[in-house]
RNA sequence: GCCCCUGUAGCUCAGUCGGCCAGAGCAGCUGUCUUGUAAACAGCAGGUCGCCGGUUCGAAUCCGGCCGGGGGCU
Numbered sequence: 001g002c003c004c005c006u007g008u009a010g011c012u013c014a015g016u017c018g019g020c021c022a023g024a025g026c027a028g029c030u031g032u033c034u035u036g037u038a039a040a041c042a043g044c045a046g047g048u049c050g051c052c053g054g055u056u057c058g059a060a061u062c063c064g065g066c067c068g069g070g071g072g073c074u
């Protein structure tokens, strides 16, 4: 330098043939239970979907550029 994969909640990830309220588990907070803690159960909160632009009535999803991470080739 070129090619491929990848970036979504604090963490690990789903969702990628455009439209369903952007989701799950763990973690966090509140409550119930307990003498108390943990566990269990119920509920709540938490996201500009890496950044910028484009296409479209509509983009996490498609296209371009850039940035970060991983791998390969010369």
Base pairs, nucleotide, nucleotide: 001073002072003071004070005069006068007067010026011025012024013023019057028044029043030042031041032040050066051065052064053063054062
Predicted 3D model of a 74-nucleotide RNA (transfer RNA) from Actinomadura atramentaria DSM 43919. Its Rfam family is "tRNA". The organism belongs to Actinomadura atramentaria, within Bacteria. The coordinates come from a structure-prediction model, not an experiment, and the mean pLDDT is 81. It was read from a public genome assembly.